[in-house]
């Protein structure tokens, strides 16, 4: 680049010790322990196995606050709801 997802789920644990939530505005989390790492989980993309749908298992990914935490361009009458862009994962 192409292409599917993306309102489900998932710790009361150990070590560290100040940030963190992509970005911009918000609003959030965080010393009652944030990011991180190691186990522990959840899923079921890719993979194995059986199979007419499907289903089981977890070798590689991945994720494990808040809908991608909300908006962020565009259209429709408030409220809100559709796409779209950007993101973020997997496959190719």
């Nucleotide at each position: 680049c192409u292409u599917a997802u993306c309102a489900a789920g998932a710790g009361c644990g150990a070590c560290u010790g100040a940030g963190g939530g992509a970005c911009a505005g918000g609003c959030c989390c965080u010393g009652u322990g944030a990011c991180g790492u190691c186990c522990g989980g959840c899923a079921a993309c890719c993979u194995g196995c059986a199979u007419g749908a499907u289903g089981c298992a977890a070798g590689g990914u991945g994720c494990u606050a808040a809908a991608u935490c909300c908006u962020g361009c565009g259209g429709u009458u408030u409220g809100a709801c559709c796409g779209a862009a950007a993101g973020a994962u997997g496959a190719g």
Molecule: SAM riboswitch aptamer (S box leader)
Organism: uncultured Ruminococcus sp.